[in-house]
RNA sequence: GGAGGGGUGGCCGAGUGGUUGAAGGCGCCGGAUUCGAAAUCCGGUUUGCGUGCAAACGUAACGCGGGUUCGAAUCCCGCCUCCUCCGCCA
Numbered sequence: 001g002g003a004g005g006g007g008u009g010g011c012c013g014a015g016u017g018g019u020u021g022a023a024g025g026c027g028c029c030g031g032a033u034u035c036g037a038a039a040u041c042c043g044g045u046u047u048g049c050g051u052g053c054a055a056a057c058g059u060a061a062c063g064c065g066g067g068u069u070c071g072a073a074u075c076c077c078g079c080c081u082c083c084u085c086c087g088c089c090a
Base pairs, nucleotide, nucleotide: 001086002085003084004083005082006081007080010026011025012024018070027045028044029043030042031041032040046061047060048059049058050057051056063079064078065077066076067075
């Protein structure tokens, strides 16, 4: 340089253009159980901004920036980056 495949909450990892802020698992927090743990079971668990005493509500965010569309994690373009294969130089 060429070809292909990826980038999604703390981690892993699903995700037909339409109740997906995001399944499921791990981890973490709380609870049940237990003499106490482990295991198991139940519930919760992204972040920023705004409002609110709080609970909570609203809004934005799927590598970054644009575009298409009534609607984008999903389609298109550019860029960044990771992986695999091929090729070239030394």
This is a predicted structure of a 90-nucleotide RNA (transfer RNA) from an Alphaproteobacteria bacterium. The source organism's lineage runs through Bacteria, Pseudomonadati, Pseudomonadota and Alphaproteobacteria. Rfam family: tRNA. The family's RNA type in Rfam is transfer RNA. The sequence was found in a public genome assembly. The coordinates come from a structure-prediction model, not an experiment, and the mean pLDDT is 80.